Small-subunit ribosomal RNA, central domain from an uncultured marine bacterium, 349 nucleotides, folded computationally.
The coordinates come from a structure-prediction model, not an experiment, and the mean pLDDT is 89.
[in-house]
Context: one part of a larger RNA
């Protein structure tokens, strides 16, 4: 070095983008670096291995062989891999031409509910639990009704439906912008795949500076249960959540399943699209591309997966290597700070 593994036992980077580096379609022709042969020089001796000698054997001594699987040179050979020159369409991308969608981003905009105010009716109650209590209420509440205010959130529709690389994304309407499928056909000609390094995104919570504050609500307070209640239940509530900008980057960032591609029995549901038939505003074949059930071979320690593989392979990355000690510590880098990222060992079982 080989060899083993990654859904749940240890173990896929939280997701892109992309630098080196690794891989990497068909075909002509060269080249010959890699392969592969044949020669030539070398590859000290000793020692190890095979055959022989010699001390009475043996150790030990000696004589030849072999081997030294290397290397360097030169002649060749051309299937593969690499160079080079070309050519070609099946990867890949453009263009047209159509679609579907809660992809982002900004501005508006509208109803409903919930505090909240101000008026009006109106009287002894309301709240709230399991009972109840704080609490609110004759200073006139709760109810109901106008009117007004302000903030967030978008009921039905709604759906293992949809978009998005992943976080995630949900009322309407306008602008600006990614990304995707579906169909003919024309152009480009491998332009691919993967990705250590980097960079960028990145749910909540949580930070800084300034708005904002309707609900909900950590802390905290009372009020109950309890033996006790620093909880669960109940009335307040303050940071927050909610806007800009600017930090953190980290989660059961889960399909606990890396990414691309190829190839392998079916059946049935749904939402894009295309074709086609028919008894034509519906159904029914049938195709591409998603998402879901179930299943055959296969696989799997079982559960289970199964054309969306965990099945069969092939390229490239990242990871794992008993259990605690520990995702710690020390040390370096990042952060305003919480803290992140990288990461031990001595001890013990």
């Nucleotide at each position: 070095c080989u060899g083993g593994g990654c859904g749940u036992a240890a173990a896929g980077c939280g997701c892109g983008c992309g630098u080196a580096g690794g891989c990497g379609g068909u075909u002509u022709g060269u080249u010959a670096a890699g392969u592969c042969a044949g020669c030539u020089g070398u590859g000290a001796a000793a020692g190890c291995c095979c055959c022989g000698g010699g001390c009475u054997c043996a150790a030990c001594c000696u004589g030849g062989g072999a081997a030294c699987u290397g290397c360097a040179g030169u002649u060749g050979a051309u299937a593969c891999u690499g160079g080079c020159c070309g050519a070609c369409u099946a990867g890949a991308g453009u263009a047209c031409g159509a679609g579907a969608g809660a992809g982002g981003g900004a501005g508006g905009u509208a109803g409903a509910a919930u505090u909240c105010c101000a008026u009006g009716u109106g009287u002894a109650g309301c709240g709230g639990u399991g009972a109840a209590a704080u609490g609110c209420g004759u200073a006139g509440a709760u109810a109901u009704a106008u009117g007004g205010a302000g903030g967030a959130a978008u009921a039905c529709c709604a759906g293992u439906g949809g978009c998005g690389a992943a976080g995630g994304c949900g009322g309407c309407c306008u602008c600006c912008u990614g990304g995707c499928u579906c169909g003919a056909u024309a152009c480009u000609g491998a332009c691919g795949c993967u990705g250590a390094a980097g960079u960028g995104c990145g749910a909540a919570a949580g930070c800084g500076u300034g708005g904002g504050g309707a609900u909900c609500a950590a802390a905290c307070a009372g009020g109950a249960u309890u033996a006790g209640a620093u909880a669960c239940c109940c009335u307040g509530g303050u940071a927050g959540u909610c806007c800009a900008c600017g930090c953190c980057g980290u989660a059961a960032a889960c399909g606990a399943u890396g990414a691309c591609a190829a190839c392998u029995a079916g059946c049935u549901g749904u939402g894009g699209g295309g074709a086609g038939a028919c008894u034509a505003u519906g159904u029914c074949u049938u195709u591409c591309a998603g998402u879901g059930g179930c299943g055959c071979a296969g696989c799997u320690a079982a559960c289970g997966c199964u054309u969306u593989a965990a099945g069969u392979u092939g390229u490239c990355c990242g990871c794992c290597u008993g259990g605690g000690g520990a995702g710690u510590a020390c040390g370096g880098c990042c952060g305003c700070a919480a803290g992140g990222c990288u990461a031990a060992a001595a001890c013990u079982c």